Record summary: Transfer RNA from an uncultured Gemmatimonadota bacterium, 82 nucleotides, folded computationally.
RNA sequence: GGGGAGGUUCCAGAGCGGUCAAAUGGGACGGACUGUAAAUCCGUUGGCUCAGCCUUCGCAGGUUCGAAUCCUGCCCUCCCCA
Numbered sequence: 001g002g003g004g005a006g007g008u009u010c011c012a013g014a015g016c017g018g019u020c021a022a023a024u025g026g027g028a029c030g031g032a033c034u035g036u037a038a039a040u041c042c043g044u045u046g047g048c049u050c051a052g053c054c055u056u057c058g059c060a061g062g063u064u065c066g067a068a069u070c071c072u073g074c075c076c077u078c079c080c081c082a
Stems, first nucleotide, its partner, number of pairs: 001081007010026003018065001027045006046054003058074005
């Protein structure tokens, strides 16, 4: 340089244009249980003034009534070829 795959919440990881602050597991926090701990179970886990509003899926644009999802450019990682 050419081809391919990917970047998502604290971590891993799923995610059909609307039902998404986004499954599931881990971790963390709170609670139940326990003499204590572990294990197990329940709840919470972006922010706020919590009805609801705002922001967010690598970065910047675009399409659309509506984008994590589609399009363009760029950045980064991995694999193959040279």
The coordinates come from a structure-prediction model, not an experiment, and the mean pLDDT is 80. The sequence was found in a public genome assembly. Its Rfam family is "tRNA". Rfam classes the family as a transfer RNA.